[in-house]
């Protein structure tokens, strides 16, 4: 240095749950742990979800379009990182 096959040490923490937030998706805080070597950060490309306000259409609808919202534990990219073995 590269890798992420093993060990320690710490670390995170799905689903469920309670409470607040928010239209919604979902997000935060506890409680729980499916699992995570970047399951640390960034919406930068795709993806997927969600539709409040917006536009259209109307038979006025639980309609269609459609991020500016959301996912970083879909994918890929950018960036910054503990630890000491064996090869």
């Nucleotide at each position: 240095a590269a890798a992420a096959u093993c060990a320690a040490a710490g670390g995170c923490a799905a689903a469920c749950u309670a409470a607040u937030c928010g239209a919604a998706a979902g997000a935060u805080u506890g409680g729980g742990a499916c699992g995570c070597a970047a399951a640390g950060c960034c919406a930068c490309g795709g993806a997927u979800c969600u539709a409040a306000g917006g536009u259209u259409c109307u038979u006025a609808g639980c309609a269609a379009c459609g991020a500016u919202g959301a996912u970083a534990g879909c994918c890929g990219g950018g960036u910054u990182g503990c630890a000491g073995a064996a090869a």
This is a predicted structure of an 87-nucleotide RNA (c-di-GMP-I-GGC riboswitch aptamer) from Domibacillus mangrovi. The model forms 95% of the base pairs in the Rfam consensus. Its Rfam family is "c-di-GMP-I-GGC riboswitch aptamer". Its family is annotated with cyclic-di-GMP binding in the Gene Ontology. Model confidence (mean pLDDT): 82 of 100.